[in-house]
Context: one part of a larger RNA
RNA sequence: GCCUACGAGUUGCUCCUCACUGGCGAGGUUAAGUUCUUAUAUAACGGAGCCGAAGCGAAAGCGAGUCCAAAUAGGGCGAUUAGUCAGUGGGGGCAGACGCGAAACUUUGUGAUCUAUCCAUGGGCAGGUUGAAGUUCUGGUAACACAGAAUGGAGGACCGAACCCGUUGACGUUGAAAAGUCUUGGGAUGACCUGUGGAUAGGGGUGAAAGGCCAAUCAAACUGAGAGAUAGCUCGUUCUCCCCGAAAUGUUUUUAGGAACAGCGUCGCAUUUAGAAGUGUAUUAGAGGUAGAGCUACUGAUUGGGCUAGGGGGCUUCACCGCCUACCAAACCCUGACAAACUCCGAAUGCUAAUACAUAUCUGCGGCAGUGAGGCUGUGGGCGCUAAGGUCCAUGGCCGAGAGGGAAAUAACCCAGAUUAGCAACUAAGGUCCCCAAUACGUAGUUAAGUUGAACAAACGCGGUGGGGCUUCUAUAACAGCCAGGAUGUUUGCUUGGAAGCAGCAAUUCAUUUAAAGAGUGCGUAACAGCUCACUGGUCGAGAGGCCCUGCACGGAAAAUGAUCGGGCAUCAAACUACGAACCGAAGUUCUAAACUCUAGCUUGCUAGAGUGGUAGGGGAGCAUUGAAAUCUGCAUCGAAGGUGUGGCGCGAGCCAUGCUGGAGCGAUUUCAAAAGAAAAUGUAGGC
Numbered sequence: 001g002c003c004u005a006c007g008a009g010u011u012g013c014u015c016c017u018c019a020c021u022g023g024c025g026a027g028g029u030u031a032a033g034u035u036c037u038u039a040u041a042u043a044a045c046g047g048a049g050c051c052g053a054a055g056c057g058a059a060a061g062c063g064a065g066u067c068c069a070a071a072u073a074g075g076g077c078g079a080u081u082a083g084u085c086a087g088u089g090g091g092g093g094c095a096g097a098c099g100c101g102a103a104a105c106u107u108u109g110u111g112a113u114c115u116a117u118c119c120a121u122g123g124g125c126a127g128g129u130u131g132a133a134g135u136u137c138u139g140g141u142a143a144c145a146c147a148g149a150a151u152g153g154a155g156g157a158c159c160g161a162a163c164c165c166g167u168u169g170a171c172g173u174u175g176a177a178a179a180g181u182c183u184u185g186g187g188a189u190g191a192c193c194u195g196u197g198g199a200u201a202g203g204g205g206u207g208a209a210a211g212g213c214c215a216a217u218c219a220a221a222c223u224g225a226g227a228g229a230u231a232g233c234u235c236g237u238u239c240u241c242c243c244c245g246a247a248a249u250g251u252u253u254u255u256a257g258g259a260a261c262a263g264c265g266u267c268g269c270a271u272u273u274a275g276a277a278g279u280g281u282a283u284u285a286g287a288g289g290u291a292g293a294g295c296u297a298c299u300g301a302u303u304g305g306g307c308u309a310g311g312g313g314g315c316u317u318c319a320c321c322g323c324c325u326a327c328c329a330a331a332c333c334c335u336g337a338c339a340a341a342c343u344c345c346g347a348a349u350g351c352u353a354a355u356a357c358a359u360a361u362c363u364g365c366g367g368c369a370g371u372g373a374g375g376c377u378g379u380g381g382g383c384g385c386u387a388a389g390g391u392c393c394a395u396g397g398c399c400g401a402g403a404g405g406g407a408a409a410u411a412a413c414c415c416a417g418a419u420u421a422g423c424a425a426c427u428a429a430g431g432u433c434c435c436c437a438a439u440a441c442g443u444a445g446u447u448a449a450g451u452u453g454a455a456c457a458a459a460c461g462c463g464g465u466g467g468g469g470c471u472u473c474u475a476u477a478a479c480a481g482c483c484a485g486g487a488u489g490u491u492u493g494c495u496u497g498g499a500a501g502c503a504g505c506a507a508u509u510c511a512u513u514u515a516a517a518g519a520g521u522g523c524g525u526a527a528c529a530g531c532u533c534a535c536u537g538g539u540c541g542a543g544a545g546g547c548c549c550u551g552c553a554c555g556g557a558a559a560a561u562g563a564u565c566g567g568g569c570a571u572c573a574a575a576c577u578a579c580g581a582a583c584c585g586a587a588g589u590u591c592u593a594a595a596c597u598c599u600a601g602c603u604u605g606c607u608a609g610a611g612u613g614g615u616a617g618g619g620g621a622g623c624a625u626u627g628a629a630a631u632c633u634g635c636a637u638c639g640a641a642g643g644u645g646u647g648g649c650g651c652g653a654g655c656c657a658u659g660c661u662g663g664a665g666c667g668a669u670u671u672c673a674a675a676a677g678a679a680a681a682u683g684u685a686g687g688c
Base pairs, nucleotide, nucleotide: 001688002687003686004685005684006683011095012094013093015092016091017090018089019088020087021086022085023084024083027051028050029049033045034044035043055062056061065077066076067075068074098236099235101233105226106225107224109222110221116200117199118198119197120196121195122194123193124192125190127159128158129157130155134151135150136149137148138147139146163187164186165185169182170181171180202218204214205213206212239622240621241620242619243618244617249262250261251260252259253258263371264370265368266367267366268365269364270363276361278359279358280357281356282355283354284353285352286351292345293343294342299339300338304334305333306332308329310328311327312325313324314323315322374399375398376397377396378395379394380393381392382391383390404415405414406413419594420593421592422591424590425589426588430584431583432582433568434567435566439581441580442579443578444577445576446575452570453569460555461554464552465551466550467549468548469547470546471545472544473543481539482538483537484536485535487512488511489510492506493505494504518533522531523530595612596611597610598609599608600607601606602605623677625674626673627672628671629670630669631668632667634666635665642661643660644659645658646657647656648655649654
């Protein structure tokens, strides 16, 4: 991992409540027990007790009333009748209460054959090295001291086997091994190692102390019991079909992943022969201060100017007075413009009410819930950075609980809501060269960037190219090119070392000759020179220049494994813009057939209409398994159950018939009772 078997809403209660069924009914009903029987069951007794028929008040008490009160006022709670007993079912309560699951707590015991420490008694340590004290001798001293040589054999001394340990690296990692092997290493006469026997026990021991060790278990061992501890938590919870179908919100919560009440779902009853409160549309009548707008209408904020208090600065004066002001500035005037907590104004929607029409919902009471983590997207906003697949509200849609088509893939985007079947038709979004169903469709343009071809980019730059507008010059010859000129006073004046058109400053940048020529447009020189431009003539012969708006392109353009429009590929397109025609395209719509639900009608199964996506969840109808009772005076060795094939029936759970196998029991109908359905629980056991 697979297969087989087992495996989860049960049982008890003279508890509460609701529904259905039945008995009796202003009543209903027995319990224990007793009697008969055969000992149970049944039947008959048994009225104790319980519920109901009357309530109100704290009570005395009064009573269809009563309490508060002075009250006959007013108010609270009642009255104008239906219950009760049993059975079944839905919920609740108390019990382990749908099943499995803690870590823990308490208590009774068992453990020191592992290991920690201690006690008693034994054992072990190859070989080699070093050479303390002491002693002896010699030297030496006044005597010591001291020195040397021998002797001696100390040491938590040295090297290194056994022994003990476990430093390094590799291997091993479903191992040879639930801690090892190889290598390398530490101690190796000591606080050493070790045998045997003994001691200390669980909030306790022992600990050269690591929360270490106390039998592969230790921040409190193991075993039994309390015990089915508790678990607002996780996981699992077994057959079918039909109808409806949520929520992720509000308030409160030692509350935030739980709950209570409300909201939203479902089922039943009622309001009732129209009661119309529900919903939609239209009209009418309203309340209101949002969007917008406005501010010389307030509150506040505010641009520029004017006018002008006050202040600053300057001038004048011995002082006072006075004057000026490109300074600051109240009020006022003109002008421009701002506001969630501004409003002289002011919608659309939405809301309230009435009427009409349409539709068929709404409401009340009761049973049963689930939900109370929501998410994305459009719109209006707050917070944030007008950041976030961010967060918090409001209001729609969708996902959640929604399949199908499109968007390459893709909960939410676009289209569209799947009862079933069909090798029929039309469309939606979106598409029509090939992958890939359908146009290489038509008309007119654009783009040259593979821009583009379904994610995406700015400021800025640009003589890319298309369209439009305005304007200037132009056959009295424009624009571009080419040929020629481009002079003189003068090297203007100043400055300067120099300054001559061209470092800089100034200027009435003037004047002359001219077809024209600046006291000079740029290059250049130390300064000149030189080249060139403006300007003019000639040549040529038809358009040329400037500005603005706009379409499509270009640069700007950098990301991490290999690129790409989904791919191939595509250039008068298979790109983009505009218009048009045709086609394809879904579980949409239609057609044919069928099933079921609801409503209405006729009438007991037909017709018509509407409908049949669905998680949590509510309601309804069934199938199968085991057993019991009755019936079939059922089936069966002429072959039961079981197994394995085949055919048929039923929407389905399933059922029927039959072949083979098997070899002794089994079924149908009705009713009843459940140890009553497995794919999941890191489920349990067995097998492979």

Notes:
Predicted 3D model of a 688-nucleotide part of an RNA (large-subunit ribosomal RNA, domain II) from a freshwater metagenome. It matches the Rfam family "Bacterial large subunit ribosomal RNA". Rfam links the family to the GO terms structural constituent of ribosome and ribosome.